Background:
Transfer RNA from Amanita thiersii, 72 nucleotides, folded computationally. RNAcentral holds the sequence, with entries from ENA.

[in-house]
Order: sequence, then C1' cells, then structure tokens
RNA sequence: GUGAUUAUAGUUAAAUAGGUAUAACGCUUGUUUACCAAACAAAAGUUAUCAGUUCAAUUCUGAUUAAUCAUA
Repeated sequence: GUGAUUAUAGUUAAAUAGGUAUAACGCUUGUUUACCAAACAAAAGUUAUCAGUUCAAUUCUGAUUAAUCAUA
C1' cells in the first nucleotide's frame, strides 16, 4: 500500500432480511438495619464520526477514524 472483520449505556453483551434500543453488573435515590453489607423498589444513562437513501436507519450505501488479522 491492498483486502477482510469489528465499533451499541461506566463495563460485558443482545437486538435486524429497516418499524418504540434491551438485559446483567455498576452508579444514584428510597425502604429496611443502631451502622455497613445483603434484600426489595424506583430513576438516570447508549448505536464510533460525517453524509446519502427512506415516511422511518443500530440495521442499507459512501467516506473518515480506531482496533485486530492476512498479504507484498
């Protein structure tokens, strides 16, 4: 240089032949307890970036960025 794969919440993962973005752990708040822990309840929080197609994009298309692998 060329090709391939991957990028989703703080972390680990799910989700599709486009149709309300989910779970576990964690963080926060509350109940309980003399306190902590545990338990229970609730809330917040996310599709790598920029464009395109579409009524509608995590999903399809292009470019860019990052990581890994292969090749010379």